[in-house]
């Protein structure tokens, strides 16, 4: 310098489910708080019983799968994950 890798950080845009619920509360009447009951899967945490993927079985891992701890259930906020840019990290030339 030039190319891959898609590994890490920043910036930027995109980015879903699910409560018009009971009962109480109030210096207070609201998309508020508390309890209780419903539900939602996409921070984050558990598990591997079921599925699915690590070429095929065993073990053993992982998930976008499972649980619903902890979040959430207008809006905003935040969001897994996705794309662009920049930069670093390795690679190779």
């Nucleotide at each position: 310098u030039u190319g891959a890798u898609c590994c890490c950080g920043c910036a930027c845009g995109g980015g879903a489910g699910a409560g018009u619920c009971a009962g109480g509360g109030c210096g207070g009447c609201g998309a508020c708080c508390c309890u209780g009951c419903g539900c939602c899967g996409a921070a984050g945490g558990g598990g591997c019983a079921a599925u699915u993927c690590c070429u095929c079985c065993c073990c053993g891992g992982a998930a976008c799968c499972u649980c619903u701890c902890a979040g959430g259930c207008a809006c905003c906020c935040g969001g897994a994950c996705c794309g662009u840019g920049c930069g670093g990290a390795c690679c190779a030339g």
Glycine riboswitch aptamer, 93 nucleotides, folded computationally. Model confidence (mean pLDDT): 77 of 100.